[in-house]
Formats: sequence, C1' cells, structure tokens
RNA sequence: UGGAGGCGGCAGGUGCUCGCGACCCCGCUCGGCGGGGCCGAGGAAAGUCCGAACUCCGGAUGGGAGCACGCUGGGUAACGCCCAGCCGCGGCAACGCGAGGGAAAGUGCCACAGAAAACACACCGCCCGGCGGUCGCCGCCGGGUAAGGGUGAAAAGGUGGGGUAAGAGCCCACCGCCCGGCCGGCGACGGUCGGGGCACGGCAAACCCCGUGCGGAGCAAGGCCAAAUAGGGGGAUCGACGGGGCCCAUCACCGGUUUCCCGCCUCGGCGGGGAGGAUCCCCGGGUAGGCCGCUCGAACCGGCCGGCAACGGCCCGGUCAGAGGAAUGAGCGCCGCCCUGCUUCGGCAGGGAACAGAAUUCGGCUUAUCGCUUCCUCUGGUGC
Repeated sequence: UGGAGGCGGCAGGUGCUCGCGACCCCGCUCGGCGGGGCCGAGGAAAGUCCGAACUCCGGAUGGGAGCACGCUGGGUAACGCCCAGCCGCGGCAACGCGAGGGAAAGUGCCACAGAAAACACACCGCCCGGCGGUCGCCGCCGGGUAAGGGUGAAAAGGUGGGGUAAGAGCCCACCGCCCGGCCGGCGACGGUCGGGGCACGGCAAACCCCGUGCGGAGCAAGGCCAAAUAGGGGGAUCGACGGGGCCCAUCACCGGUUUCCCGCCUCGGCGGGGAGGAUCCCCGGGUAGGCCGCUCGAACCGGCCGGCAACGGCCCGGUCAGAGGAAUGAGCGCCGCCCUGCUUCGGCAGGGAACAGAAUUCGGCUUAUCGCUUCCUCUGGUGC
C1' cells in the first nucleotide's frame, strides 16, 4: 500500500414553529372543550418458522398411531437456538460449509450411457489350444483373463514390485479396510502395536430400525360488571266475558259473588293431566356497552467475579408506549455524515440519507436495509 476472513457497534444531533396520542393536574358553557406538566417504535417492531410464559378445554398411569429432531461435551425456563470441540469437504491461509445415528435386520431404488449397476460382467483388447486361408498376417471355433482401452455420478481395494502363457491379494511392502490390545481424551475421536488377504458399492431430505421429545386451542385466550328490546322461570293484584247456581224484604234484563261450578286441549273417563287474559314486581342466561387480563419482566445499561466461549453469580445506579381500528408527524435554521463537481487546498456549490414500523409478553431463527465504523486475524506487492 492492496486483497480477503471473523466478532461487534451506529441507524443523525440540536433549536424554533405548528400538529397527533396516552396519563396526571387545573378550569369551563361538561357524552366534550381549553390550559399546563410529563411520556410516546425497531434493529429488524416484519415473516409467524421454532421454543416458552400465561389462559381455557381435555386427560389417572400405560400403550399405539402421527409429527419433529439425531457426531460429542456444555449453555438455557425451553428450543429445531447458541457456544466449544471431533470428523468429512472446500480454501495457500485467516476461515467457511455439513438433517453428521443405523446400509455385515429386512424391503426397495440406482436415470442416460455401457458388455455389466450388485447372486457381477466381457464390447474393444491380452494370452493359450485347435482348424482353415491368399501364411512376417488374417478368419472361425473352444478356453483362460480382468492388467490396458471404452461407458458412467459410481465398475467390486489403491500404488509399486514379484509372479505368470497372459493375468489376478496369487504372493510381498506401504496406504486403506476389518478384528483385538494398549496409551491419551469426560466424550465424539486420535495415536500406536499385533492379527486377518480383504469379506462389506451408493442412497435412510426411500420405506424402515434405534434413540429422544411432543395433549389441543390461542389475548378475538380468558375473567368480572351489565342495559334497552325480545325470549325463559316465579309471585302478587286485577278482571263477571258466555252459560248455570247462589246472595239481599222481593225481583234480577241492569247489582254482587272468580274462596260455587263449567268453558280450551288431551286420555276410554262425573277422574286425571296440561294450557290460558291484563298490569306490576322479583329471579336467571345471553347481547350492546364498560372494566380487567395489559405490561416491572427467565427485561436492559454499567461494574466486579467464575468460564476459552455460549452463559452464570453478586452489586450499585438508572431506564421502561400500553392507546384494541390504533398516536409517535411536518416545515425552517445550524452542525455532523455520504456522493458529485470546482478549488487559490482554507473551503465553496449542488444533490442524497435506506428498510420499515408496536397491538399479551419473552428467547431464537430467517428475510429487508442508504450508508458509516471499532477491534482481531490471514495473505500479496513495495521500501528500509
């Protein structure tokens, strides 16, 4: 001086004017209005993809089905999240990525190409034998072989040597693999020694097996108060409408008596059951409406301690929207940031500033985002 990798941070500041919303106080001509005070979005408030708190419903335990997860150790209230490590792959490296249990339990699949894709196979070759021919070679038949070529994502251990007619773990060394021991590590795993010629292709984000976890619905959860109107239940009072009876000294068409009977429906019913007018009151359920849930909590900032870290413990001081159709805005000035142009290098002029936005709360993940930036690390070039 360039190029990379990793962990983080910020998301303009300030003043004036006007405006919006919640809460508190005061006043008024009080379903509201006016004045004052104080407070008022995010790193993702988003997607609603995981995990919880809280609430209601269901459920004894257990089993099955279904779904999710899956190297090891740790963190956490919990997680499919995070940290540290192991192994594999990529990168010169810093570092990144990995649904990373089981394929010698079973079933299934492996396109195209290719002879053959899993009980291996033989297209071109190589080698041996026989026969024939136009005989330094070629063809046919039989057999051996898997080293070479070719196909493929993948071809049945790899490299080298020996060996052989040519070949082949046929034999040997090393590497790999399998089995066993020892050492290191909590462990995943690593190292090493010995044995075995090698048996076991890949796919489980195919079925499946193994292990672990999971009841459902969601703040429109749910709880409390509670009109008007119309239903439901109960009670009181009133009512002589029709027929019959009865009452007064008598009569009753006119009065009184529903504490005389009948009336409507039903059952076979001189009995039983049921229903029925008006007014008022009471009880209960639901709706409108109102209140609670509601925001101080597994919270955040800072310091110290423990830990590689995620994170945990202790302490001091402070911070905190709670509105349920929903406020959080705009203009101007100054300063700061970025870009472009000019420059007398002091500045000047013009332009730009994203994504978005609370609605029960919290922990994560993912996605969007104009730009600025701390610290650490790797790797080039150049100069001393």
Source information: Bacterial RNase P class A from a Thermoanaerobaculaceae bacterium, 384 nucleotides, folded computationally. Model confidence (mean pLDDT): 76 of 100. It matches the Rfam family "Bacterial RNase P class A". From the family's description: Ribonuclease P (RNase P) is a ubiquitous endoribonuclease, found in archaea, bacteria and eukarya as well as chloroplasts and mitochondria.